This is a predicted structure of a 1391-nucleotide RNA (small-subunit ribosomal RNA) from an uncultured organism. RNAcentral holds the sequence, with entries from Greengenes. Its Rfam family is "Bacterial small subunit ribosomal RNA". Gene Ontology terms of the family: ribosome and structural constituent of ribosome.
RNA sequence: CUAACACAUGCAAGCCGAGGGGUAAGUUCCGACUUGUCGGAAACACGACCGGCGAACGGGUGAGUAACGCGUAUGCGACCUGCCUUUAACUGGAGAAUAGCUCCCGGAAACGGGAAUUAAUACUCCAUAAUAUUCCGAUUUCGCAUGUUAUUGGAAUCAAAGCUUCGGCGGUUAAAGAUGGGCAUGCGUGCCAUUAGUUAGUUGGUGAGGUAACAGCUCACCAAGGCAGCGAUGGCUAGGGGGUCUGAGAGGACGAUCCCCCACACUGGUACUGAGACACGGACCAGACUCCCACGGGAGGCAGCAGUGAGGAAUAUUGGGCAAUGGGUGAAAGCCUGACCCAGCCAUGCCGCGUGCAGGAUGACAGCUUCGGGUUGAACUGCUUUUCUACGGGAAGAAACUCCGAACGUGUCGGGGCUGACGGUACCGUAAGAACAAGGAUCGGCUAACUCCGUGCCAGCAGCCGCGGUAAUACGGAGGAUCCAAGCGUUAUCCGGAUUUAUUGGGCUUAAAGGGUGCGCAGGCGGAAUAGUAAGUCAGUGGUGAAAUCCUACAGCUUAACUGUAGAACUGCCAUUGAUACUGCUAUUCUUGAGUAUAGUUGAAGUGGGCGGAAUGUGUGAUGUAGCGGUGAAAUGCAUAGAUAUUACACAGAACACCUAUUGCGAAAGCAGCUCACUAAACUAUUACUGACGCUGAGGCACGAAAGCGUGGGGAGCGAACAGGAUUAGAUACCCUGGUAGUCCACGCUGUAAACGUUGAUUACUAGCUGUUGGCGAUAAACUGUCAGCGGCAAAGUGAAAACAUUAAGUAAUCCGCCUGGGGAGUACGUCCGCAAGGAUGAAACUCAAAGGAAUUGACGGGGGCCCGCACAAGCGGAGGAACAUGUGGUUUAAUUCGAUGAUACGCGGGGAACCUUACCUGGGCUUAAAUGUAGAUCGACAUCCACCGAAAAGUGGACUCCCUUCGGGGCGAUCUACAAGGUGCUGCAUGGCUGUCGUCAGCUCGUGCCGUGAGGUGUCGGGUUAAGUCCCAUAACGAGCGCAACCCCUAUUGUUAGUUGCCAGCGGAUAAUGCCGGGGACUCUAACGAAACUGCCAGUGCAAACUGUGAGGAAGGUGGGGAUGACGUCAAGUCAGCACGGCCCUUAUGUCCAGGGCUACACACGUGUUACAAUGGCCAGUACAGAGGGAUGCCACCUGGCAACAGGGUGCAAAUCUAUAAAACUGGUCUCAGUUCGGAUCGGAGUCUGCAAUUCGACUUCGUGAAGUUGGAUUCGCUAGUAAUCGCGCAUCAGCAACGGCGCGGUGAAUACGUUCCCGGGCCUUGUACACACCGCCCGUCAAGCCAUGGAAGCUAGGGGUACCUGAAGUUCGUAACCGCAAGGAGCGA
Repeated sequence: CUAACACAUGCAAGCCGAGGGGUAAGUUCCGACUUGUCGGAAACACGACCGGCGAACGGGUGAGUAACGCGUAUGCGACCUGCCUUUAACUGGAGAAUAGCUCCCGGAAACGGGAAUUAAUACUCCAUAAUAUUCCGAUUUCGCAUGUUAUUGGAAUCAAAGCUUCGGCGGUUAAAGAUGGGCAUGCGUGCCAUUAGUUAGUUGGUGAGGUAACAGCUCACCAAGGCAGCGAUGGCUAGGGGGUCUGAGAGGACGAUCCCCCACACUGGUACUGAGACACGGACCAGACUCCCACGGGAGGCAGCAGUGAGGAAUAUUGGGCAAUGGGUGAAAGCCUGACCCAGCCAUGCCGCGUGCAGGAUGACAGCUUCGGGUUGAACUGCUUUUCUACGGGAAGAAACUCCGAACGUGUCGGGGCUGACGGUACCGUAAGAACAAGGAUCGGCUAACUCCGUGCCAGCAGCCGCGGUAAUACGGAGGAUCCAAGCGUUAUCCGGAUUUAUUGGGCUUAAAGGGUGCGCAGGCGGAAUAGUAAGUCAGUGGUGAAAUCCUACAGCUUAACUGUAGAACUGCCAUUGAUACUGCUAUUCUUGAGUAUAGUUGAAGUGGGCGGAAUGUGUGAUGUAGCGGUGAAAUGCAUAGAUAUUACACAGAACACCUAUUGCGAAAGCAGCUCACUAAACUAUUACUGACGCUGAGGCACGAAAGCGUGGGGAGCGAACAGGAUUAGAUACCCUGGUAGUCCACGCUGUAAACGUUGAUUACUAGCUGUUGGCGAUAAACUGUCAGCGGCAAAGUGAAAACAUUAAGUAAUCCGCCUGGGGAGUACGUCCGCAAGGAUGAAACUCAAAGGAAUUGACGGGGGCCCGCACAAGCGGAGGAACAUGUGGUUUAAUUCGAUGAUACGCGGGGAACCUUACCUGGGCUUAAAUGUAGAUCGACAUCCACCGAAAAGUGGACUCCCUUCGGGGCGAUCUACAAGGUGCUGCAUGGCUGUCGUCAGCUCGUGCCGUGAGGUGUCGGGUUAAGUCCCAUAACGAGCGCAACCCCUAUUGUUAGUUGCCAGCGGAUAAUGCCGGGGACUCUAACGAAACUGCCAGUGCAAACUGUGAGGAAGGUGGGGAUGACGUCAAGUCAGCACGGCCCUUAUGUCCAGGGCUACACACGUGUUACAAUGGCCAGUACAGAGGGAUGCCACCUGGCAACAGGGUGCAAAUCUAUAAAACUGGUCUCAGUUCGGAUCGGAGUCUGCAAUUCGACUUCGUGAAGUUGGAUUCGCUAGUAAUCGCGCAUCAGCAACGGCGCGGUGAAUACGUUCCCGGGCCUUGUACACACCGCCCGUCAAGCCAUGGAAGCUAGGGGUACCUGAAGUUCGUAACCGCAAGGAGCGA
């Protein structure tokens, strides 16, 4: 910086009596007196008036203006200039008026009218006059030209003013200067092309008018020009410059204060006066607004200084003075001056100064704290006095004017005196006393500065990233710290950083960006040589580039800011002189660029004809019979009216198999049967001709796939739309059957594509290797060259990388096109093109903090390759149906405690809930139960026993009542009090530890080296092989670690040693019988140490590793079988209820004690099991064979009783000694296919055992009862050998037991695996990715309500503009008989 919005009030331009007539006010003097009035005078002074000069300066503002407005440089031979300076000449005479004054009249006022009279440096006339002006001539100088200089002859016209102190000051004419102005011109000076055409006085000429002056400045006539892509015209914005801010600079932004120029003065127009104005404080007219009014009529213009209102985020005193500087006027004194000099207000800016210094202090209080300390930091004592306060002194800025002078020259010099608003201010001195004086922001990173508390995605912060969901250095407070400091921080704006518009100094394969392609006007650029010229270029010189500012030096205010002086600079423009390499221009040459010629060659190059065969479809005939067709499977469709199929003939349209390729041609789009005609091109060879004729190319013109449009043909096949059938949850799709436009031809339009090599055209240069097309050279299939194309690999180099690499994306040059974050949007509006569809050009508001490229590691894919696993397949047996058991969900309940919930919860924690456990509920109690410690107090106890009460716990009462002692006390114990406690309360998402799962899957990493800008890679990949990242080979890798394997345990064979409780072959003894006994170590067995198996041997294959073999040998053969052993990590997996632990919470309760109940409920659903449904079976009788474990509150032989559970006696055994019927199996008998002699649930009765207690809620025995169930839907589980299946036995927990569970043990003992297509899970390599919380990812669109913003809307209303027409002010110019005037002139009227 806003309102060039409106303005009350005061001031901002007057001066001159030495121009004049005069005298309203004042002063002085004189007179009169009614002592304050009247009259008169003045060389004092002067209102109003005539006259002169000034008022056009100074001061304000920036509305308009994109312009010769401004800047810069020129020109005027096309001009003016008051006051000032110099020079020359002159200054004579006459006249008529008019203001004022006086009188009268009108009006509210502003103001106006009439009569009489009067002056001038006002006005008029006459004279004189040229070097002035005009006209007619002569001679002459200069100039590119219009022109012009000098001299001269003639004719015409025009001047003046006085005052005076007599010194002078004025006046007129002419010439010259100075100053100030006017005009013209070159160059420079915003944005928009979504403004491309504009202009009739327009451009020029002739003539006239007009101006100080040139000119269409104006007019008449004539001609038809002028401007414009180097941006006219139009629109929007804007006063310009010196300069200011920023920047390394180039630039960018700005134009306050100071200086120069311009424009404006309420808005628009107009002239007058004047030297100068079209005039800020003058005039006239129109308009708007305001004010006065007697309603008839008048007045006004702060963008001057103050000030007011309004507007606004916002900007000052209605101050002092002319003392200084400057201006006007005057002869001068002087007067005037809101210019100016000062003061006032505002931390608005710049500069300077202060708010103290030293000790106290190895540090008082308080805060924080890891308690060690660290940090902040006084009181108090002494010192100084800038500043403040008081008192005293006190400037410079002042010289003129004026007076005097015995200086002296019109002018100067010397001396004296007057004059200060600021201001009693700056400054100086004295006195007292730390006395009067510190805040703001910040503290996660950027960015200097950290902790505590509060809060708990709340409140809030935030410039960007972001912070806040219970341990916030980011919020709020506090302490502390940091940075600035009379300021600090925020906001707004400009430049910088931003090389992010790139002239300096960028890009366009994939990030934004090459026009679809060619031809080509303008433009830009351009080969070699010589000569000339000097426009560009370079150098010297001259002029200019105002001052101020910036810079440097010096100086003045105590310093600085500030100011002064000097220098430098102002990178610019003009002129002139020179240089001539390069560019330009002119001229003459040249052949290598370009083109032509001649001779060949090549091709799906183009256009128009003719011809051809295959296929398809249709028609006709024939043969022939039931289906054809189509699909993943079908159906729609066709077919007995004869299809499909086969065959013969005919017709139609479209397309051209094989040849045919990383081939060829074309500018691109594009081009394919054969042949003819016409047309174009490229290449090669020759080097004959022309002689730079070239390259690029804004606009422009032409071509331009497919689809589409118009008109007329054509139409076999295919086939949008459409119909039907399928698929599907749906299927407006994919699949099928049909089928219209269209596809084809001719003519016209459209003009776009991923029109792509996402790579513009041209030229030159820069290692190679290799394939191929067409030529040339060569006798040639060989070999080696060369030119033009089309491909592959690769060096240097380039690139963000991927990659490109003589066909560049390398190195250079020229020209064109294009880009500047994503979205909005290639959209809207406008314009152009088009029949339309649409195309071309092409924004903004708003919104986001990203969008994007290339590459990396993972993860993922209904991508690919290789491989594995009871993963599938092949088998065996189950689950899912029944009953029961058990766990879970749900429901219920006072409570049904809690946890676990896909795989990886659900016979899980719990390896055993009647009380206890127990954590839950109801009720009754306690305030500290148990342990330990400290301190204090009390007691000699506490415990125990008894009684009462009670459900019990508890309570009340009674009995009982320690030790030692030096008698002070001590020990021990108890009670009470206080502090520590206690919590299965919360958080497994704060944690430790432990565990599950991927997975016993083969993986996971490191060091050094190498590669890469980097993330990262390599190693660990590749070829083989393995159960295995197991091993071998290869290899920019070489090694290593955790995993694999092995080492450990059990088991299979055997040896040695040792034989008791085990064994008994041989010897002996004994018995009804038995290792029962003596003995024995042979055997079995026991339990310690060994051996043994290593692809070691053989054969084959293989480079090797290794594999194959009914191989040999061996008890065992290719990790013999089993176990223990679980890499880096994943799932915020599980567990705060096993334990530990941070934080939070409860503290007469969420702690703790007790009784009873509950965890065992029950319409239901699920998981895991048990028993079955029977004859491979049930029942009865008989007979045989284990292993591993347990046992003293125990296991229990044996005997007796009981049908039995069990009970009563009782031997042995702390165990290879004692203690248990193993069962299935086998032998024999019975049952005969049924709800049964299957099955056993449920229920009733009677019992046994454990235990304080068996009702809720135990197990077992026995008698009776005898349910469902006849092999189980979809689906699903386990298992590959001593395995599945089946059979029993034991143990832990435990008084007992809900165990059919869990963990072990042995007995009997199978079937099957073609194979890896598929399902699931996993490993390695590779590929794509817009995923990285990683596919349970990411992500697209619609939809509700509201109506904040935007648009539309019948209408209603206001403003602006263009054009046409009507009326037309002031004013200027011209004309003019009547009226006025002696005249000059005027009035009026007209144009």